[in-house]
Molecule: Purine riboswitch aptamer
Organism: Ureibacillus massiliensis 4400831 = CIP 108448 = CCUG 49529
């Protein structure tokens, strides 16, 4: 001067944690068995369809509408899978550049 082992960083990507927006699913919907109350009233269980799909499939409230049987409709609030994008600053066995040694 080179090289550059253990070994300690540094930086950019990639992954990978949380947060958030958007999109696709699903319309928090539909049928259906029992059950319960009755105009101060219209409940609660199950069961199945639905989704390239796992879980959920409710709450409030408003208006119809029902002469006793059986409801209906509309506002408003989620979760959960996948996917794409921004953020925040962690990790990281990966991969590049690079430093001490």
């Nucleotide at each position: 001067a080179u090289a550059g082992u253990a070994a300690c960083g540094a930086u950019a990507g990639g992954c990978u944690g949380c947060c958030u927006u958007c999109a696709u699913a699903u319309a928090a919907a539909u049928c259906u068995g029992a059950u319960a109350a009755u105009c101060u009233g219209g409940u609660u269980c199950g069961g199945a369809u639905g989704u390239u799909u796992c879980u959920a499939c409710u709450a409030a409230g408003u208006u119809a509408c029902c002469u006793u049987a059986a409801u209906a409709a509309c506002u408003u609030a989620u979760c959960u899978a996948u996917g794409a994008g921004g953020g925040c600053g962690g990790g990281u066995a990966c991969u590049g550049u690079u430093g001490u040694g």